[in-house]
RNA sequence: GGGUGGUUAGCUCAGCGGUAGAGUACUGCGCUCACAUCGCAGGGGUCACAGGUUCAAAUCCUGUACCACCCA
Numbered sequence: 001g002g003g004u005g006g007u008u009a010g011c012u013c014a015g016c017g018g019u020a021g022a023g024u025a026c027u028g029c030g031c032u033c034a035c036a037u038c039g040c041a042g043g044g045g046u047c048a049c050a051g052g053u054u055c056a057a058a059u060c061c062u063g064u065a066c067c068a069c070c071c072a
Base pairs, nucleotide, nucleotide: 001071002070003069004068005067006066007065010024011023012022013021018055026042027041028040029039030038048064049063050062051061052060
């Protein structure tokens, strides 16, 4: 330098163009003598960044950044 994949909650990851989710973690309550487990409830997101397409974009297109791998 070229190619492929990835970037979404603290972490690990889902998410056919139409209200952003799960597990786990965190907070509160219940349960217990207490802790853990378990149950219930809750908080937490500029969907890497910038443009474009569209009535509508996390999703499609282009560019950029970063990470991993392959080729040279």

About this RNA
A computed fold for a 72-nucleotide RNA from a Candidatus Cloacimonadota bacterium, annotated as transfer RNA. The RNAcentral record of the sequence draws on ENA. Its Rfam family is "tRNA". Rfam classes the family as a transfer RNA. Lineage of the source: Bacteria > Pseudomonadati > Candidatus Cloacimonadota.